[in-house]
Molecule: Glycine riboswitch aptamer
Organism: Alphaproteobacteria bacterium
RNA sequence: UUGAUCCCUGUGGGAGAGACCGGCCCCUGGAAGCAGGAAGGCCGGCGCCGAAGGAGCAACCGCCCCGGAAACUCUCAGGCAAAUGGACCGCAGGGUGAGG
Numbered sequence: 001u002u003g004a005u006c007c008c009u010g011u012g013g014g015a016g017a018g019a020c021c022g023g024c025c026c027c028u029g030g031a032a033g034c035a036g037g038a039a040g041g042c043c044g045g046c047g048c049c050g051a052a053g054g055a056g057c058a059a060c061c062g063c064c065c066c067g068g069a070a071a072c073u074c075u076c077a078g079g080c081a082a083a084u085g086g087a088c089c090g091c092a093g094g095g096u097g098a099g100g
Base pairs, nucleotide, nucleotide: 001099006095007094008093009092010091011090012089013088018046020045021044022043023042024041025040026037027036028035029034047080048079049078053076054074055073056072060068061067
């Protein structure tokens, strides 16, 4: 240093798949049995998704070994209206400082 790479903060974008079924909690009405309702929580059941995280295979890098390695595969975890979350991408600021 007009500086690779990586990290942090802010900001814009950001896919897929049941607002599924049953029970309890809950609300309304009723003296009660019960009837109706529904945002959410827990438990159970079946179906489904891949882009937090995790695991597996492998091109490839490297190559004595060790090692690294996908958006592919699995679906443990997570998720299946919106919101939240979200790999990843852009921009701004900050840090790092390979290289020159």